[in-house]
RNA sequence: UGAGGUGGCCGGGCGGCCGCGCCGGGAGACCGGUGAGGAAAGUCGGGGCUCCUCGGGCAGGGUGCUCGCGAAAGGCGAGUCGCGGUGACGUGCAGGAGAGUGCCACAGAGAACAGACCGCCUCCGGGGCCAAGAGCUCCGGCGGCAAGGGUGAAACGGUGCGGUAAGAGCGCACCAGCGCCCCGGGUGACCGGGGCGGCUCGGUAAACCCCACCCGGAGCAAGAUCGAAGUCGGGAGACGCCCGUUGGUCCCUCGGGACCCUCCCGAGGUAGAUCGCUGAGAUGGAUGGCCGCCACCCCUCGCGAGAGGGGGACAGAACCCCGCUUACACGCCGCCUCACCAU
Numbered sequence: 001u002g003a004g005g006u007g008g009c010c011g012g013g014c015g016g017c018c019g020c021g022c023c024g025g026g027a028g029a030c031c032g033g034u035g036a037g038g039a040a041a042g043u044c045g046g047g048g049c050u051c052c053u054c055g056g057g058c059a060g061g062g063u064g065c066u067c068g069c070g071a072a073a074g075g076c077g078a079g080u081c082g083c084g085g086u087g088a089c090g091u092g093c094a095g096g097a098g099a100g101u102g103c104c105a106c107a108g109a110g111a112a113c114a115g116a117c118c119g120c121c122u123c124c125g126g127g128g129c130c131a132a133g134a135g136c137u138c139c140g141g142c143g144g145c146a147a148g149g150g151u152g153a154a155a156c157g158g159u160g161c162g163g164u165a166a167g168a169g170c171g172c173a174c175c176a177g178c179g180c181c182c183c184g185g186g187u188g189a190c191c192g193g194g195g196c197g198g199c200u201c202g203g204u205a206a207a208c209c210c211c212a213c214c215c216g217g218a219g220c221a222a223g224a225u226c227g228a229a230g231u232c233g234g235g236a237g238a239c240g241c242c243c244g245u246u247g248g249u250c251c252c253u254c255g256g257g258a259c260c261c262u263c264c265c266g267a268g269g270u271a272g273a274u275c276g277c278u279g280a281g282a283u284g285g286a287u288g289g290c291c292g293c294c295a296c297c298c299c300u301c302g303c304g305a306g307a308g309g310g311g312g313a314c315a316g317a318a319c320c321c322c323g324c325u326u327a328c329a330c331g332c333c334g335c336c337u338c339a340c341c342a343u
Stems, first nucleotide, its partner, number of pairs: 001339009012294007020035006037314001041325002044323005049219004060215005065079005080094001081092004095210002100208002102204003117149002119145003123141007157175006176200001178197008223275004231267007247260005296311006
């Protein structure tokens, strides 16, 4: 210099006028105080709180490497391992396939304790070359093999040597992988090294399943208190004072009964009100608008002090808290990597 990686910050300030919600003061006019966010958003996860619920289990669901933090979380931080990148770094529904079951399309002979299409080989029979035998070659047959070809995402270790009729972990060496043991490091996931073993075991659990841990349901229109009218149940009825047959109508065995009216009490809890509701705290939901100055950045002019012009988003509480995800203008800062050049 160029190309990248990654982590953050800010989310303007002051003042004036008009207006709105809440609180306080005042008899009142009015005065004073206070009033959105980093995400208030999506309503996705976890809790508090409230109501329902006798207890326990099954079923069902969720989470799934390690350590730490955290009330918890499908949260955060730091790491391990896998994958991608030259690298900074990014990314991961990252337990178990040696508990069991299932599945592995198409192609292919064969897809799990597999298999033989082409092919390779011994032997047997026949033919050809050849005088004959041997040998070579062709066809057929009983067999052997899995080296080579071919199919596939994947074919039951790889390379080499030996071996063999041809071959094969059949044997050996090295390598890879698996299991067990030991040593060293780490809290741990895991990492490094050594030895032994049989020689070799496929994949899939965002398939069933197994293992470990967690989960009762509904949600502030939750719910709580008060409570008209009407309803139901019970009671009373002349009255300021006196008299009196004691609200009205009907029945009647004259003591009561039925219905209606007015009032009182109670039940229940509708309309409604209040609480839940908060250092914003509304309850149809306030937090707004205009102007001036300054700051920040960009453009133009100017040697310069400076002047003129322009720019600023996403979005707005509604019980509260912890997270996640998504959106975001004008702008600003740090750290790191690679390549080239210079010293």
The RNA shown here (Bacterial RNase P class A) has 343 nucleotides and comes from an Actinomycetes bacterium. It matches the Rfam family "Bacterial RNase P class A". Gene Ontology terms of the family: dimeric ribonuclease P complex, tRNA processing and ribonuclease P activity. The family's RNA type in Rfam is ribozyme.